[in-house]
Context: one part of a larger RNA
Molecule: large-subunit ribosomal RNA, domain IV
Organism: Candidatus Alloenteromonas sp.
RNA sequence: CUGUUGUUAAGGAACUCUGCAAAAUUGCUUCGUAACUUCGGAAGAAGAAGCGCCUCCGCGAGGAGGCCGCAGUGAAGAGGCCCAAGUAACUGUUUAUCAAAAACACAGCUUUAUGCUAAGCCGCAAGGCGAUGUAUAUGAGGUGAUGCCUGCCCAGUGCUGGAAGGUUAAAAGGAGGAGUUAGCCGCAAGGCGAAGCCCUGAAUUGAAGCCCCAGUGAACGGCGGCCGUAACUAUAACGUUCCUAAGGUAGCGAAAUUCCUUGUCAGGCAAGUUCUGACGCGCAUGAAUGGUAUAAUAAUUUGGGCGCUGUCUCGACAGCAGACUCG
Numbered sequence: 001c002u003g004u005u006g007u008u009a010a011g012g013a014a015c016u017c018u019g020c021a022a023a024a025u026u027g028c029u030u031c032g033u034a035a036c037u038u039c040g041g042a043a044g045a046a047g048a049a050g051c052g053c054c055u056c057c058g059c060g061a062g063g064a065g066g067c068c069g070c071a072g073u074g075a076a077g078a079g080g081c082c083c084a085a086g087u088a089a090c091u092g093u094u095u096a097u098c099a100a101a102a103a104c105a106c107a108g109c110u111u112u113a114u115g116c117u118a119a120g121c122c123g124c125a126a127g128g129c130g131a132u133g134u135a136u137a138u139g140a141g142g143u144g145a146u147g148c149c150u151g152c153c154c155a156g157u158g159c160u161g162g163a164a165g166g167u168u169a170a171a172a173g174g175a176g177g178a179g180u181u182a183g184c185c186g187c188a189a190g191g192c193g194a195a196g197c198c199c200u201g202a203a204u205u206g207a208a209g210c211c212c213c214a215g216u217g218a219a220c221g222g223c224g225g226c227c228g229u230a231a232c233u234a235u236a237a238c239g240u241u242c243c244u245a246a247g248g249u250a251g252c253g254a255a256a257u258u259c260c261u262u263g264u265c266a267g268g269c270a271a272g273u274u275c276u277g278a279c280g281c282g283c284a285u286g287a288a289u290g291g292u293a294u295a296a297u298a299a300u301u302u303g304g305g306c307g308c309u310g311u312c313u314c315g316a317c318a319g320c321a322g323a324c325u326c327g
Base pairs, nucleotide, nucleotide: 001322002321003320004319005318006317007316008315010313011312014311019308027051028050029049030048031047036041038145052067053066054065055064056063057062068072080306081305082304083303084302085301086300087298088297092104093103108143109142110141111140112139113138114137120129121128122127146293147292148291149290151223152222153221156220157219158216159215160214161213162212165211166210167209171205172204176200177199179197180196183192184191185190224242225241227239228238251285252282263279264278265277266276267275
């Protein structure tokens, strides 16, 4: 010097991204215990006191008296706590081997499909799962306990329904056209050319789909701008105008969302880019891509406090094991 373990005056988070790490708390008995709450909890809340041994009494829980030590759960093992926010209701699940979470799941809610040879899925098929089930069932999608709620838009895209018209395939159909040549014409070159065979082929008939017409948002999604106006100023309940399918409702809001921004005000601190409560023209919140509130829960995230400490001021000492020197 390195690792590890222990002790440390005074101070006690001044350390640091962060009390990371360490310290502290710890058992049993008795007392006592707040806000809030879904009345179950919160709760071991918090906070206190006692704990050894001997004698006597009592069936016993226990009671009375006494004794010793620095120390009596005499060693070891054995919750630190509180306040306030965010997120996720909860127990649970996960990146075997850098992520345990606010991600996934969940009960609940909701949409949709499916009438049984069910829909859906696996398989070329036979066959199988669904299910030896039958709509209080099964599949698929979304949301995610609970409370209060879930606004407007069907123009686009999707889905469902409709069938008058337009468009439209194979197929049917066979008007017309081409090739070939018995024959005929011609001195010849060549021309015409029936039947048959063969190639092509118009009209016409012809489904779903698409166009079209409706419905549908807990389907994919979307939810404006300019200008003027009140007897201080400011602001605009009000008005004009343009555009749109409709112009963001209730809520919440500098937020896990706020660029400007350390917004402004208030609280806490001597001092606070964090935190809490407000404000709101929200660059770019918003209602099952759920909105908002919420007791309980959490190896969750953030801020503050008490206790406690070698984290630090600022180091020091010791045990053990190394490094190093000698052997």